The prediction has a mean pLDDT of 83. Small-subunit ribosomal RNA from a metagenome, 1524 nucleotides, folded computationally. The sequence is in RNAcentral, with records from SILVA.

[in-house]
RNA sequence: AGAGUUUGAUCAUGGCUCAGAGCGAACGUUAGCGGCGGGCUUAACACAUGCAAGUCGAACGAGAAAGCGUCUUUCGGGACGUAAGUAAAGUGGCGCACGGGUGAGUAUCACGUGGGUAAUCUACCCUUUGGAGGCGGGAUAACCAUUCUAACGGAUGGCUAAUACCCCGUAAGUCCCUGCAGACUUAGGUUUGCAGGGGGAAAGGUGGCCUCUCCAUGGAAGCUAUCGCCGAAGGAGGAGCCCGCGGCCCAUCACGCUUGUUGGUAGGGUAAUGGCCUACCAAGGCUUUGACGGGUAGCUGGUCUGAGAGGAUGAUCAGCCACACUGGGACUGAGACACGGCCCAGACUCCUACGGGAGGCAGCAGUGGGGAAUAUUGGACAAUGGGCGAAAGCCUGAUCCAGCCACGCCGUGUGUGUGAUGAAGGCCUUCGGGUCGUAAAGCACUGUGGGGAGGAAAGAAAAGCGACAGGAAUAAUACCCUGGCGUCUUGACGGUACCUCCUUAGCAAGCACCGGCUAACUCCGUGCCAGCAGCCGCGGUAAUACGGAGGGUGCAAACGUUGCUCGGAAUUAUUGGGCGUAAAGCGCGCGUAGGCGGCCCGGCAAGUCAAAUGUGAAAGCCCUCGGCUUAACCGAGGAAUUGCAUUUGAAACUGCUUGGCUUGAGUACGGGAGAGGGCAAUGGAAUUCCCGGUGUAGAGGUGAAAUUCGUAGAUAUCGGGAGGAACACCAGUGGCGAAGGCGGUUGCCUGGACCGAUACUGACGCUCAGUGUGCGAAAGCGUGGGGAGCAAACAGGAUUAGAUACCCUGGUAGUCCACGCCGUAAACGAUGGGCACUAGGUGUCGCGGGUAUUGACCCCUGCGGUGCCGUAGCCAACGCGUUAAGUGCCCCGCCUGGGGAGUACGGCCGCAAGGUUAAAACUCAAAGGAAUUGACGGGGGCCCGCACAAGCGGUGGAGCAUGUGGUUUAAUUCGACGCAACGCGCAGAACCUUACCGAGGUUGGAAACCCCUGGAACCUGCUAGAGAUAGUGGGGUGCCCUUCGGGGAGCCGGGUGUCCAGGUGCUGCAUGGCUGUCGUCAGCUCGUGUCGUGAGAUGUUGGGUUAAGUCCCGCAACGAGCGCAACCCUUGUCGUUAGUUACCAGCGUAAAGACGGGGACUCUAACGAGACUGCCGGUGUUAAACCGGAGGGAGGUGGGGAUGACGUCAAGUCCUCAUGGCCCUUAUGCCUCGGGCUACACACGUGCUACAAUGGCCGGUACAAAGGGCAGCGACAUCGCGAGGUGAAGCAAAUCCCAAAAAGCCGGUCUCAGUUCGGAUUGGAGUCUGCAACUCGACUCCAUGAAGUCGGAAUCGCUAGUAAUCGCGGAUCAGCACGCCGCGGUGAAUACGUUCCCGGGCCUUGUACACACCGCCCGUCACACCAUGGAAGUCGUUCGGACCUGAAGUCGGUGAGCCAACCUGAAUAAGGAAGCAGCUGCCCACGGAUCGGACGGUAACUGGGGUGAAGUCGUAACAAGGUA
Repeated sequence: AGAGUUUGAUCAUGGCUCAGAGCGAACGUUAGCGGCGGGCUUAACACAUGCAAGUCGAACGAGAAAGCGUCUUUCGGGACGUAAGUAAAGUGGCGCACGGGUGAGUAUCACGUGGGUAAUCUACCCUUUGGAGGCGGGAUAACCAUUCUAACGGAUGGCUAAUACCCCGUAAGUCCCUGCAGACUUAGGUUUGCAGGGGGAAAGGUGGCCUCUCCAUGGAAGCUAUCGCCGAAGGAGGAGCCCGCGGCCCAUCACGCUUGUUGGUAGGGUAAUGGCCUACCAAGGCUUUGACGGGUAGCUGGUCUGAGAGGAUGAUCAGCCACACUGGGACUGAGACACGGCCCAGACUCCUACGGGAGGCAGCAGUGGGGAAUAUUGGACAAUGGGCGAAAGCCUGAUCCAGCCACGCCGUGUGUGUGAUGAAGGCCUUCGGGUCGUAAAGCACUGUGGGGAGGAAAGAAAAGCGACAGGAAUAAUACCCUGGCGUCUUGACGGUACCUCCUUAGCAAGCACCGGCUAACUCCGUGCCAGCAGCCGCGGUAAUACGGAGGGUGCAAACGUUGCUCGGAAUUAUUGGGCGUAAAGCGCGCGUAGGCGGCCCGGCAAGUCAAAUGUGAAAGCCCUCGGCUUAACCGAGGAAUUGCAUUUGAAACUGCUUGGCUUGAGUACGGGAGAGGGCAAUGGAAUUCCCGGUGUAGAGGUGAAAUUCGUAGAUAUCGGGAGGAACACCAGUGGCGAAGGCGGUUGCCUGGACCGAUACUGACGCUCAGUGUGCGAAAGCGUGGGGAGCAAACAGGAUUAGAUACCCUGGUAGUCCACGCCGUAAACGAUGGGCACUAGGUGUCGCGGGUAUUGACCCCUGCGGUGCCGUAGCCAACGCGUUAAGUGCCCCGCCUGGGGAGUACGGCCGCAAGGUUAAAACUCAAAGGAAUUGACGGGGGCCCGCACAAGCGGUGGAGCAUGUGGUUUAAUUCGACGCAACGCGCAGAACCUUACCGAGGUUGGAAACCCCUGGAACCUGCUAGAGAUAGUGGGGUGCCCUUCGGGGAGCCGGGUGUCCAGGUGCUGCAUGGCUGUCGUCAGCUCGUGUCGUGAGAUGUUGGGUUAAGUCCCGCAACGAGCGCAACCCUUGUCGUUAGUUACCAGCGUAAAGACGGGGACUCUAACGAGACUGCCGGUGUUAAACCGGAGGGAGGUGGGGAUGACGUCAAGUCCUCAUGGCCCUUAUGCCUCGGGCUACACACGUGCUACAAUGGCCGGUACAAAGGGCAGCGACAUCGCGAGGUGAAGCAAAUCCCAAAAAGCCGGUCUCAGUUCGGAUUGGAGUCUGCAACUCGACUCCAUGAAGUCGGAAUCGCUAGUAAUCGCGGAUCAGCACGCCGCGGUGAAUACGUUCCCGGGCCUUGUACACACCGCCCGUCACACCAUGGAAGUCGUUCGGACCUGAAGUCGGUGAGCCAACCUGAAUAAGGAAGCAGCUGCCCACGGAUCGGACGGUAACUGGGGUGAAGUCGUAACAAGGUA
């Protein structure tokens, strides 16, 4: 620091996802040790049991028992002493408000931070100061007695003490009141001094001593010390109250909230201000800077993350707050409205004798429950701290420790070295090997942890006691305080840490991952199954993605997964984003609040800046040093704490303020332009209708028609009239307006802009939320008019598969007017407004200036508007570009993935339609923008091709042949399927072929290698059988070596075994090779350069030209490659050479190239020549090239062939061959016989023969080329009607043979008919091949003589030696050809032309296509699932209003009952004062009943929405998408 994912690719936008860090975690697998930390996040759910707050005898009274000892005894016991002034209890004091827990409530001065308190309190502690008087007083608990009760707990009577209670006295100071004077002040008051008046205190305990007084060893009063007590002042620490600022969400909570509400006066209350409370008075107070309401939440230091700013969070530790079963209340107290206190109410639990009682773990453990989930009913007060005490000490689940848990962090180990036969084994393999792997074993070592044994800490400082020294005080060397010294002890952890010895490599490694992101690859299994998956996506028979294995990678006592937070995410953008087309500018004005604001001088100092001071707790983070062996952890010091406050200073900028200025803004004056607005009037053309005339059969309408109108007179035409609406030409990227919008003419009223020249005002400006207000196309709504044309709906006619459409004929709302609503549009420049700055060029509109002119133009120039092009710059690109989308400033609006959805609910508006504001659940990994390359278009342009057209001949109809489909079958083997399968593989299925079927056999196999054995090989019988096969005979011995026994090579037969053979079994979608096709179409690319962010473009486009990307010219391109062309073969002309088997002009021979001869000709076959737009003319750009011509055998590629670019079709072929993988192995192999591939209701393709007279038949007669031939071609002769037979010459072939060429030509016949056409079919008889023609061959002869009389829709071939027509040959082959491949003979017609069909090439355009139009894609319906809205109702939660009731309790009133202290008193009376019980009033919790709001659950039914490999119907959109 980024990466993956939208596309064929690209850039940008944008979401989703990943890599990082973290956690009080949980779950899965695994697990050696230790240290330091952490451990109910859920039910503030309920709790058994134990413990968590007591202490003081030096405040007080009283005071046991067991036990032990002594004495006594009637042996039952009793007494005394001790235990012991102890235990337990009581009065009294202090503490219990701390410590510990929890986070329910709380959006609040609760918290944080900084202030205030002149509005306050403060026990214990410290300092200072002043006191503590009275032989004062009266009670009371404990205790005793009686008594009630199940219990808890009481009742009555009696006794008693105090540091308990009360009274009196005193009062420095304090408090209150009054008066005078001063200081300060926030002007309220505060404070100081003086004077006067008034109120109001106290307690003793303990130790020591005898100086003074009294009793007289000693003690008391007393003295002294100390601890306490009272008053006052101050301090420290703590607390209360008030204020500024700061920190959550929702405006679908807003013309809202509030009646103690806001303020005042008086009073009450409190420690204290205050509506805190009460009475009265006034009507205020809060709120878009978010009141009120709703939801959520303890706050902070900090913690996590982040570069930071931020975001998230608030466990442990620390500060504050709140709470203590729920709600209410007060009491005590310095402090509470009190966790382990009280009272009441409620719920719950427990006890009960049913009358009544008891309880509160959110203290520590622990239990149940909830939950994914969180520990021991442990030890100790040794340390630290707290309470009480003079102290010893006691108490302390605070705390310190231990236990459990890998929950986290940190440390450490599981060995180290050596060791290559690279062991065995696993896995892979191209079978060679590779890898696990120095890994193991083996050898040599070490000893952390574990185990055993021994030693052994620190944490402990004190206090106490003793003597000593010093100090204050004193009568005092006592006591007391302080200091060091000595002494005496004190450890839960724990015999733990740590150290030493012994022991043995021995006891200690797993988890996840390995397609990309992302480090790490192979095999097997599986076969869109099982499964994986964070995103993209894997899996349909070769899966690095599933499962296993081997190997590898990462981390490691852990590793993964899940959840959550931040980051990446600049994806809420302050730092740090955007809004023309990606999401995003309100339809447009006016304008309020708010925000922002021109120039100059002066002042102030709020913002701002600087300095200082205070504060910003500690801990934490960071730095340094130090302590545990290290680290985590801990200690010390520092830094930091970006903040707040106060004080002082500065004055540039902002702000406030005084004064001024004119440039921003505005006003006045003079002009001209304009479809700007409103009202009224008026005009002509046209349509329609009405009337009349002329006139006759049609009109109208369309692609074509029909509906419709018309003989009742239409259409057409002429005249007249009515009525409504709109204003041709002018008219223009012309004008005006804020936008919507505005168009005949005239008048009236009226808004704005612009130009010109002066004067004036003096910042008066810009923008504009919410709310407000106004305007606002069309359609629509209401009321009333109007209605010519047009025209939703509707009707009819067409079209169509349908046609609720497009087209046609009609036609109502509406369109028009007036008034009132609606308030929306692709209301668009898809571009908010204002100001300033930043090259130009060229139009146009309005006004002005200059020059010039008679004038108008032209030209130069200023301001304002409106267009086009364009620089810089910007932009993802397209594009924008002084009219910015450039550069800046100000203000407003808006956006944050797609769908759901501009929808639901709620609110507001509306008569309604509906508008506006505006979500969520759920779902997807994209949706979208610009541009690129292709492909496509019922887009365009240019150009080719037997593509059409023009022609000739066919196919489709018939019969037959052949192939295919289908059907049939035991099998009808398999493949090929638009063109580019179908006379194709098959250049030839009777057996064989043959792969198929039936049956019979066979199993190392039909073939190869090794081994064993027999025999040379080889030739030839017989038997069984359908044959394969099995059995059994006969003949026959070769070559090499030889020691003569035999051995070896090769061949044949048999046998065994293993590695294996074999497979036309599967996969052509695993492949090679070969082939088809577009297409012999003219294309396809590369290097360098240039352009573009890039995909890409350029080149290759353009202008010409060509058969051609052929060539020329131009050009940011210049070159090059594969294609084209040429080179090759053949054919056409000539030459040279050569002359047999070919040829024969002249010569010889009677005929025949038969022979002699010839080498001229033909021909043969080798080498050459020739043709190149070379020449001439014209056209053309002086080009390329084209046109015409000459010459020539041939002319513009002369004809034909071979030759097939990059690629496309997962095209074809595993059955030619080769080959990966899979499958079969007594069978899916091999052998054999027979059958099948030849079937036959049908359908299609390709052919043959015909339908006849341009013909058939008969007779005669002429002329080829190219081939083939020895298991062959076979002359000739002969036999047969013939196929053919027999005999047989010649020929391995320019020699011989096949071999007759046929159409043609000559002559004859037939005469238009199912024929003398046509030959199918069938009967009979034969021939040939072959082991064999039954299934199933070809041919011949005789007889038979079918369909068919030129072929519907449709469709094929061909442009010249071509089509058509005629025959000949060959391959395959024993035989079989209408097919195929070749050969020659005869030999046409037509092409105006490129509109259309098909295919193709180039350029361009559109695109939502890229599997590329056989594309993409929309909606209803049907089915399944999911979430959601409405809904009669129903259930629940919560809040509020008015009302009833009114516990406990404070306060007020009353207080006839009760009443020790004080007062009066004739003094035990009585009275007074004070008080208590009781009663009562206000307030009020729970509760009751009622109404209303909000939220949520559920619901028959219902609405739409989303999702879902192969459902239905259509075809809406994307191309002009076929109606843009």